[in-house]
Context: one part of a larger RNA
């Protein structure tokens, strides 16, 4: 002297940008935080719009939280090979023929509830069987041993829209045909992703000196998208290890941050990657991708409900609220943007996100006036009783109005979308309309009238600034020295000065 996610004490006008559970990963009331498509298919309710239920499909592994565990290929950083991969983008080929359920409904039942039984029909881009098979995959033969030839054997689909024509049908509709779309299947490339292996490299301790039997290797299989003791058999006896194994402690790690001339030292908040976890401990399914925060099953603490037979949960998401604690925010608005997630789209959902609020927690800025104005009013102080200081300081006077309070004008953030022209058919270009949470916000004019706005520590040294009175080793101050027992510049106060200022100290913490 800088710094902090700060606390406390005194004070406190405004505004932008930031930041705000560091302590009990302690326990939670309520609410909302992941749904969407009728252009995949069935029903139900309806006067029409339209809604609701249920199969199916994609999403739900993202995105949002903590940081408890992890000393480890977990991270960081440079390679690697035995690997999968929805949606996306790209090449080529197909998309033929059938068939059996099944939920919602609708009987009837069981049960307090959660839920679940049995009987009936019934559809699909749900399911299953069959054809085709370039390609993949096994097997076999054969050679110029290469995915090279040749011969068995295995292996898929899903349809839907619009538009146009034909047929049947009273009309609604059905049904075919071509066209364009959008799906679905198989192989191949690709971009992104994800998993494995590996060299370095990542904290204290030896008062922790030996550790190791799936352990070290190998063979064979089984396992996996895929190496590998990953798992199992058997064979061998191996491997590490003072260049610190093993144990014990402590911790998410990296970009970066503080701080310092640097060297380092400390530290990991916010914000980017990356790990890891979701009350605990455990398992598996689904899927492309999980061993899954708002899915599942089983254990165990909790808590709630119960008709005592039984069920129900899981805020280390965003408010909140109890609790420990020096301490840390609203039960707010909106999807207007940006992004995501589902849909042809329109939309719909989005506690991502956008704003707002609330705390001088930081950092910046701005103000609280400004010019004149006396050898200088009063009060107050201090005096050697002359006089001095507060002091141009107030007073008055002349002004400006930032800020303040009234009124008024008033933004960008708008691109999507929808209509219409063009058009190189690229969702391309160009005009119009419409959509704004924050917000009648920011900004800006006008009136009012100095008007609404200064405190806090400290004056023996260190270390910038001194008199007076009180008090008498007392009260009391202190960071260090140390002061204070009758003239204390050191306790209290007054008045004056100093340093900072909407802040000032104070304590912790780091360099």
């Nucleotide at each position: 002297g800088g710094a902090u996610g700060a606390a406390c004490g005194c004070u406190g006008g405004c505004g932008g940008c930031g930041u705000g559970g560091a302590u009990a990963a302690g326990g939670c009331a309520u609410g909302c935080a992941a749904g969407u498509c009728g252009a995949g298919u069935g029903g139900g309710u309806u006067u029409a719009g339209a809604c609701c239920c249920a199969c199916g499909g994609c999403a739900a592994a993202c995105g949002a939280g903590u940081u408890a565990g992890u000393a480890a290929c977990g991270c960081g950083u440079a390679g690697g090979a035995a690997u999968c991969u929805g949606c996306c983008c790209u090449g080529a080929a197909g998309u033929c023929c059938g068939g059996a359920a099944u939920a919602a409904c609708u009987c009837g039942g069981a049960g307090a509830a959660a839920u679940c039984c049995g009987a009936g029909a019934u559809a699909a881009u749900a399911c299953c069987g069959g054809a085709u098979g370039g390609u993949u995959c096994c097997c076999g033969a054969c050679c110029u041993c290469g995915c090279g030839u040749c011969g068995g054997g295995a292996u898929a689909a899903a349809g839907g829209u619009u538009g146009u024509u034909u047929g049947c049908u009273u009309u609604u509709g059905c049904a075919g045909a071509c066209a364009a779309u959008u799906g679905c299947u198989u192989c191949g490339g690709g971009a992104g992703g994800a998993g494995c292996c590996u060299g370095c490299g990542u904290c204290c301790u030896a008062u922790c000196a030996g550790c190791u039997u799936g352990u070290u290797g190998g063979c064979a299989g089984g396992g996996u998208a895929a190496u590998g003791g990953c798992c199992u058999a058997c064979c061998a006896a191996g491997g590490c290890a003072a260049u610190g194994a093993c144990g014990g402690g402590u911790a998410g790690g990296g970009g970066a941050a503080g701080u310092g001339a640097g060297a380092a030292c400390u530290u990991g908040u916010u914000c980017c990657c990356c790990a890891a976890c979701g009350a605990u401990g455990g398992g598996a399914c689904u899927g492309a991708g999980a061993c899954a925060c708002g899915g599942u099953c089983c254990a165990u603490a909790c808590a709630c409900c119960u008709a005592c037979g039984g069920g129900u949960g899981g805020c280390u998401g965003c408010a909140g609220u109890c609790g420990a604690g020096a301490a840390u925010c609203u039960u707010c608005c909106a999807c207007a943007a940006u992004g995501g997630g589902c849909g042809a789209a329109a939309g719909c959902c989005u506690g991502a996100u956008g704003g707002a609020g609330c705390g001088a927690c930081g950092c910046c800025g701005c103000g609280u006036g400004a010019g004149u104005g006396a050898a200088g009013a009063a009060a107050c102080c201090c005096u050697u009783c002359g006089g001095g200081g507060c002091g141009u300081a107030a007073a008055a006077c002349u002004c400006u109005u930032u800020u303040a309070u009234a009124g008024g004008a008033g933004a960008a953030c708008a691109a999507u979308c929808c209509c219409g022209a063009c058009u190189u058919u690229a969702g391309g270009u160009c005009g119009g309309g419409a959509u704004g949470a924050g917000c009648g916000u920011a900004u800006u004019c006008u009136a009012u009238g100095a008007a609404u706005a200064a405190g806090g520590g400290g004056c023996g040294a260190c270390a910038a600034a001194c008199u007076u009175c009180g008090u008498g080793c007392c009260a009391g101050a202190a960071g260090u020295c140390u002061c204070g027992g009758u003239a204390a510049u050191g306790c209290g106060a007054a008045g004056g000065c100093c340093c900072c200022a909407a802040g000032c100290g104070u304590u912790a913490u780091c360099c």
Model confidence (mean pLDDT): 85 of 100.
Predicted 3D model of a 511-nucleotide part of an RNA (small-subunit ribosomal RNA, 5' domain) from Candidatus Portnoybacteria bacterium CG_4_9_14_3_um_filter_43_11.
The source organism's lineage runs through Bacteria, Bacteria candidate phyla and Candidatus Portnoyibacteriota.